[in-house]
RNA sequence: AACAGAAAAAGGCAAACCACCUGAAAAGGUGGGACGCAAAGCUAACGGGUCUAAGGCCAAUAUAAAAAUAGGGAGCUAUGACGGCUGAGCCGCCUGA
Numbered sequence: 001a002a003c004a005g006a007a008a009a010a011g012g013c014a015a016a017c018c019a020c021c022u023g024a025a026a027a028g029g030u031g032g033g034a035c036g037c038a039a040a041g042c043u044a045a046c047g048g049g050u051c052u053a054a055g056g057c058c059a060a061u062a063u064a065a066a067a068a069u070a071g072g073g074a075g076c077u078a079u080g081a082c083g084g085c086u087g088a089g090c091c092g093c094c095u096g097a
Base pairs, nucleotide, nucleotide: 003096004095005094012037013036017032018031019030020029021028022027035084041090042089043088046087047086048085049082050081051080055077056076057075061070062069063068
C1' cells in the first nucleotide's frame, strides 16, 4: 500500500418517536432517545434512484367577437432535498493474514 472483518479493545455515529427552531413542502438543525451501522465520515456541481413542487408551465371552467384575462386539478417540471437507497470518488480507527 492493497485485501478481509471472526474474535477483542479504545472509542464513534444514531433510525423510529418526542420537544423546540428553520422551510411552501420534501427535509434540515438542536436536545432527548436507540433501530441499527466498520465508513451510518465527506462529495447531491460525478452517475443512477427516491421524495417534494415554492416558482414556472398547463387542463377543465368562466368572461370575451377576437386578441386576451381570470382560473389552477389526484397534471407536468428541481433550480429544493435524501450519502441511514446505491455505483463511484476522497479521507479515516482497530484487528487479522
Predicted 3D model of a 97-nucleotide RNA (c-di-GMP-I riboswitch aptamer) from Jeotgalibacillus terrae. It matches the Rfam family "c-di-GMP-I riboswitch aptamer". Rfam describes the family as follows. GEMM was predicted in a large-scale screen for bacterial structured RNA regulatory elements. The coordinates come from a structure-prediction model, not an experiment, and the mean pLDDT is 86. It was read from a public genome assembly, where an Rfam model found it. The model forms 100% of the base pairs in the Rfam consensus.